[in-house]
RNA sequence: UAUAACAAGAGGGAUGGAGUCCCCCAUAAACGCCUCACAGCUGAUGACUCCUGAAUUAUA
Repeated sequence: UAUAACAAGAGGGAUGGAGUCCCCCAUAAACGCCUCACAGCUGAUGACUCCUGAAUUAUA
């Protein structure tokens, strides 16, 4: 690289990636909260851990 056999199986959980667990879903699941509207608010997780990005504080 090619062929054959066997086995497995996709998708989603409001802003990036990975692992584990949980939940939802093919009739789809999911696309945050709040206000009549304007305006405003929280978070890189569904949960835990780690990495990356942003912000704040302190130290070197």
Predicted 3D model of a 60-nucleotide RNA (Fluoride riboswitch aptamer (crcB RNA motif)) from a Thermoplasmata archaeon. Model confidence (mean pLDDT): 78 of 100. Taxonomically the source falls in Thermoplasmata (Archaea, Methanobacteriati, Thermoplasmatota). Its Rfam family is "Fluoride riboswitch aptamer (crcB RNA motif)". The family has 289 seed sequences and 2,293 matches in Rfam 15.1.